Notes
Two RNAs folded together computationally: RNase P RNA and transfer RNA, 429 nucleotides in total.
RNA sequence: GGAGUCGGCCAGGCAAUCGCGCUUUGGUAUUUUACCAAAGGGAGGAAAGUCCGGGCUCCAUAGGGCAGAGUGCCAGGUAACGCCUGGGCGGCGUGAGUCGACGGAAAGUGCAGCAGAAAGUAUACCGCCUAAGUCUUUCGGGACCGGUAAGGGUGAAAUGGUGCGGUAAGAGCGCACCGCGUCGGUGGCAACACUCGACGGCGAUGGAAAACCCCACUCGGAGCAAGACCAAAUAGGGGAGCAAUGGCGCGGCCCGCGCUGCUCCCGGGUAGGUCGCUUGAGGUAUGCGGUGACGCAUAUCCCAGAUGAAUGAUUGUCCUCGACAGAACCCGGCUUAUCGGCCGACUCCAUCU
RNA sequence: GCGGGAAUAGCUCAGUUGGUAGAGCGGUACCUUGCCAAGGUACAGGUCGAGAGUUCGAGCCUCUUUUCCCGCUCCA
Numbered sequence: 001g002g003a004g005u006c007g008g009c010c011a012g013g014c015a016a017u018c019g020c021g022c023u024u025u026g027g028u029a030u031u032u033u034a035c036c037a038a039a040g041g042g043a044g045g046a047a048a049g050u051c052c053g054g055g056c057u058c059c060a061u062a063g064g065g066c067a068g069a070g071u072g073c074c075a076g077g078u079a080a081c082g083c084c085u086g087g088g089c090g091g092c093g094u095g096a097g098u099c100g101a102c103g104g105a106a107a108g109u110g111c112a113g114c115a116g117a118a119a120g121u122a123u124a125c126c127g128c129c130u131a132a133g134u135c136u137u138u139c140g141g142g143a144c145c146g147g148u149a150a151g152g153g154u155g156a157a158a159u160g161g162u163g164c165g166g167u168a169a170g171a172g173c174g175c176a177c178c179g180c181g182u183c184g185g186u187g188g189c190a191a192c193a194c195u196c197g198a199c200g201g202c203g204a205u206g207g208a209a210a211a212c213c214c215c216a217c218u219c220g221g222a223g224c225a226a227g228a229c230c231a232a233a234u235a236g237g238g239g240a241g242c243a244a245u246g247g248c249g250c251g252g253c254c255c256g257c258g259c260u261g262c263u264c265c266c267g268g269g270u271a272g273g274u275c276g277c278u279u280g281a282g283g284u285a286u287g288c289g290g291u292g293a294c295g296c297a298u299a300u301c302c303c304a305g306a307u308g309a310a311u312g313a314u315u316g317u318c319c320u321c322g323a324c325a326g327a328a329c330c331c332g333g334c335u336u337a338u339c340g341g342c343c344g345a346c347u348c349c350a351u352c353u
Numbered sequence: 354g355c356g357g358g359a360a361u362a363g364c365u366c367a368g369u370u371g372g373u374a375g376a377g378c379g380g381u382a383c384c385u386u387g388c389c390a391a392g393g394u395a396c397a398g399g400u401c402g403a404g405a406g407u408u409c410g411a412g413c414c415u416c417u418u419u420u421c422c423c424g425c426u427c428c429a
Stems, first nucleotide, its partner, number of pairs: 001349010012318007020042001022040008044324001048335002051333005056223004063255004068219005073087005088102001089100004103214002108212002111207001125152002127148003133144004160178006179202001180200005185194003227275004237266006246260004268428002282301008319322001354425007363378004372409001380396005402418005
């Protein structure tokens, strides 16, 4: 100098004027409430998708069993998780790094169209062989009975690989090396690993579990339109269906607990307010522990809370000309969308010293 | 805001151990008729909403995403 990997941060700036909704304080109007003034603060990294997890609220204090759903290498973090961190194994990359739904197919059931001899209890189309046995012969051989899986061919997939021996031809049939498996040893908390040892010829033990399933672990249901309270108003009405072995709370079923009608349609009333509502697994700084995720201690700060629903408009100016996008009970994650810029750590290549 | 469902031919819908996507209506051509309708015969028309993954193979299984539809206030 070039090419790249990972992590963190920012998300047009400044000024003036006008406006919107919230809180506090003060004032005016007799109170509810309204208006005025001042001060403070007023969207995001994803507020999004609603895909996971938790808090909170009600149903029973959330109970037992079956069914069902989810997760799935190991260890740790956490309120919890399908998230995160570290490690293992496998793939990719020269490398920094990165990606992985990554338990079990020797518990069982099922699946693999077409092609092919044969697709899981394997099998024999072409080919190779004619040693043994039978028959035949023109004495070269031929036929039968057979042997074989080395070679060809089919397929996504054909049951260890290479070499030597062996044989009629062949074959783990035998041997050597490599691979694989079982047991042991050593290291590691473990997953797992090994220039370790012994044993096993290996059609043992193929694929697929995002097929059923098995194993281990986790999970009760609904959701702030949850739920609590105040006020107002009315016709506590009519019809249909089901029904006490029932129905409802209760949700797929049973047990158990509580209650005693329930469901649908028609009709009637009110559609106002308060709480829940933002102080929280909270932010910032420092120190300590830990490889790290994270934890602990101390100090300090309060930072949207609406309910037709605020967070905007105009002007000036500067620049690199501004992406995706707007809170609605609250947090922790994941995923998806996103113009560009800044900082830090590291890798590779080339050159110079 | 919260919860649930759907997407397959122009329209309405089927599609199960995952193995060459079908039906009805509609369309086109021909037959029939003097002409039309009805009827008959034949044909065309599909990236199975989009993108990835698992698998030899995906409309079907899994994940992400887009669009559309439905339900949910209080009292008696």

It holds a member of the Rfam family "Bacterial RNase P class A".